Predicted 3D model of a 681-nucleotide part of an RNA (large-subunit ribosomal RNA, domain II) from Saccharimonadales bacterium (SeqCode).
The source organism's lineage runs through Bacteria, Bacteria candidate phyla, Candidatus Saccharimonadota, Candidatus Saccharimonadia and Saccharimonadales (SeqCode).
It matches the Rfam family "Bacterial large subunit ribosomal RNA".
Its mean pLDDT, the model's own confidence on a scale to 100, is 86.
Context: one part of a larger RNA
RNA sequence: UCCAGCGAGUUAUUGGCAGGUGCGAGCUUAAGGUUUAUACCGGAGGCGUAGUGAAAGCGAGGCUGAAUAGGCCGAUUAGUAUCUGUUAAUAGACCCGAAACCGGGUGACCUAACCAUGGGCAGGCUGAAGCGUGGGUAAAACUACGUGGAGGGCCGAACCGUAGAGAAUUGCAAAACUCCCGGAUGACCUGUGGUUAGCGGUGAAAUGCCAAUCGAACUCGGAGAUAGCUGGUUCUCCUCGAAAUAGCUUUAGGGCUAGCGUUGUGUAGUAGCAAGUGGGGGUAGAGCUCUGUUUCGGACUGAGGCCCGCGAGGGUACUCACCCUUGAUAAACUACGAAUACCAUUUGUGUAAGCACAGCAGUUAGAACGUCGGGGCUAAGCUCGGCGCUCGAAAGGGAAACAGCCCAGACCAUCAUCUAAGGUCCCUAAAUUUACGCUCAGUGGGAAACGAGGUGGGGUUUCUUAAACAAUGAGGAUGUUGGCUUAGAAGCAGCCAUUCAUUUAAAGAGUGCGUAACAGCUCACUCAUCAAGAGACCCUGCGCGGAAAAUGUAACGGGGCUAAAGCGUAAUACCGAAGAUAUGGAUUGUCACAUUAGUGGCAGUGGUAGAGGAGCGUUGUUGUCUGCAGUGAAGUUGAACUGUAAGGUUUGGUGGAGCGGCAACAAGUGAGAAUGCUGGA
Numbered sequence: 001u002c003c004a005g006c007g008a009g010u011u012a013u014u015g016g017c018a019g020g021u022g023c024g025a026g027c028u029u030a031a032g033g034u035u036u037a038u039a040c041c042g043g044a045g046g047c048g049u050a051g052u053g054a055a056a057g058c059g060a061g062g063c064u065g066a067a068u069a070g071g072c073c074g075a076u077u078a079g080u081a082u083c084u085g086u087u088a089a090u091a092g093a094c095c096c097g098a099a100a101c102c103g104g105g106u107g108a109c110c111u112a113a114c115c116a117u118g119g120g121c122a123g124g125c126u127g128a129a130g131c132g133u134g135g136g137u138a139a140a141a142c143u144a145c146g147u148g149g150a151g152g153g154c155c156g157a158a159c160c161g162u163a164g165a166g167a168a169u170u171g172c173a174a175a176a177c178u179c180c181c182g183g184a185u186g187a188c189c190u191g192u193g194g195u196u197a198g199c200g201g202u203g204a205a206a207u208g209c210c211a212a213u214c215g216a217a218c219u220c221g222g223a224g225a226u227a228g229c230u231g232g233u234u235c236u237c238c239u240c241g242a243a244a245u246a247g248c249u250u251u252a253g254g255g256c257u258a259g260c261g262u263u264g265u266g267u268a269g270u271a272g273c274a275a276g277u278g279g280g281g282g283u284a285g286a287g288c289u290c291u292g293u294u295u296c297g298g299a300c301u302g303a304g305g306c307c308c309g310c311g312a313g314g315g316u317a318c319u320c321a322c323c324c325u326u327g328a329u330a331a332a333c334u335a336c337g338a339a340u341a342c343c344a345u346u347u348g349u350g351u352a353a354g355c356a357c358a359g360c361a362g363u364u365a366g367a368a369c370g371u372c373g374g375g376g377c378u379a380a381g382c383u384c385g386g387c388g389c390u391c392g393a394a395a396g397g398g399a400a401a402c403a404g405c406c407c408a409g410a411c412c413a414u415c416a417u418c419u420a421a422g423g424u425c426c427c428u429a430a431a432u433u434u435a436c437g438c439u440c441a442g443u444g445g446g447a448a449a450c451g452a453g454g455u456g457g458g459g460u461u462u463c464u465u466a467a468a469c470a471a472u473g474a475g476g477a478u479g480u481u482g483g484c485u486u487a488g489a490a491g492c493a494g495c496c497a498u499u500c501a502u503u504u505a506a507a508g509a510g511u512g513c514g515u516a517a518c519a520g521c522u523c524a525c526u527c528a529u530c531a532a533g534a535g536a537c538c539c540u541g542c543g544c545g546g547a548a549a550a551u552g553u554a555a556c557g558g559g560g561c562u563a564a565a566g567c568g569u570a571a572u573a574c575c576g577a578a579g580a581u582a583u584g585g586a587u588u589g590u591c592a593c594a595u596u597a598g599u600g601g602c603a604g605u606g607g608u609a610g611a612g613g614a615g616c617g618u619u620g621u622u623g624u625c626u627g628c629a630g631u632g633a634a635g636u637u638g639a640a641c642u643g644u645a646a647g648g649u650u651u652g653g654u655g656g657a658g659c660g661g662c663a664a665c666a667a668g669u670g671a672g673a674a675u676g677c678u679g680g681a
């Protein structure tokens, strides 16, 4: 990992509700008993037949109250017993699962410490005290040489240990092996026997050790502890079909109530929609009167500051306020003010979508997208609200692929038709379609500020046969080097200016380059040549640059595409889905006819949690078929047929002794999942 078997809403009691049955103003027994009977007896008791009040009590009324008022609860009849289903409560209460808690025992053959009694430590080194002899002293001290053999002394086997490394790590081994290393006469190592026990012992102390178990051993019991948590929970079909919200919660991944679902009963043209009519509003917008913020200009008044003055007072290129004027701004501004939405009402439409009561739920972790807002950075696949929509619980087509986007809601069948979104050169179903334009960037097929004689369209305006624009030829002068400044300043560093005047076809007290300053080149301006358009600006379509990333083109799905297969406008045709239609079939609801079997019309039939309905199959019991079976039961393995499904029937092989149909009943009643359990491969 696979296969087979086993494996989870049960039972009891008491209530609620629904349905069946009996009796009915009544219904019914319990314990127990009997002649042992799904029978009878047993009426204690229970529910109902009257309520109301705290109660005394009163009573079709009662209470409150001063009340005869008002209000509240009643009266104008249906119950009761049992069975079935469902649900609740109490019990282990659908099943498995803790870590733990408590009680009684068992453990010191491992290990910790201690007690008693034994055992062990090759070899080598060092050489304490003491003692002896000599020296030495008054005697000592002291000293030399011997002797001696001390030491938690030294080196190093056994023995004890394990700091480092390797390898081992489904091992040789649930701690071993190899190398190396520490101690090795000691607080040493060790045999045997004994002592200390879990709310405890022992501990040179690490929460260490107490039998591979230790922040409290193991074992049995309380015990099916508890688990708002995780996992699992077994056949089929049909009808409907949610929620991820609110309030409260030692509450936030749990609950309770409401909301939303379902089933039943009842019920008024109910809900909804459309139109009309009548409402209130203070949002969007707008506006600046108010409350705040705020811009330009002005005026005069007042206040403050500063200056002058001894003071009176005066001045002010300072500041503020008020006022006039210009221009703005606001969620907590409003002299205004929509669209929607909401409320009421009338009419129309409206086959249930509404409401009431009763039973049963699930949900209370939501998500993206569009839009209106708050938070954030007008960040986030961010977060929090409102409205809507889809997913959730929705398959199909489109978006290359892609829960939440676009189209569209799958009862079944069909080698039929029409369409939606989206598409029609090839991959790939359908136009290499039509008309007129645009784009040259492969833009299309990623991106901004900003930049640019790319190019199309529209507009405004200036000049122009009295010759424009461009080009070419020529001129571009004089007072004068204007004045000042300056070392210099001559058109051209800078400053000044009635930037003037003269000669002119025209020529600035000078447009730029240039010089140290001049010089030089050039422009404005003018003439000529030439001959028809030329310039400036605004709006706009499509393009260009701006443009750097990590495996490999890789920013159209690909090929490939340029009067497109790109973009824009207009048009026609076609393709395209489980949509619509067609034909056949199934089924639900409802209506009609018929009635008990149906026929027809109409409307339906996606679905998680969940509610409701109808069935299939397994084991056993009762009755029945006076069923089947060695002429072959069950089981098993193939095949055929059949039913909407669970399934059923027949038959071949195998097998070798039991088994089934029908009607009821009762359940140890259905397996793929639980790191399920047991066995096998």
Stems, first nucleotide, its partner, number of pairs: 001681006011091013026047003032041003051058002061073004094232002097229001101222006112196009121186001123155003126151001130147006159183003164179003198214001200210003207216001235615006245258005259363002261360007270353001272349008285336001286334002291330003297324002301321004305316004366391002369388007396407003411585004416581003422575003425559003431572001433571006444561001450545002454542010471529005477502003482496003508523001512521002586605008616670001618667008627659002635654008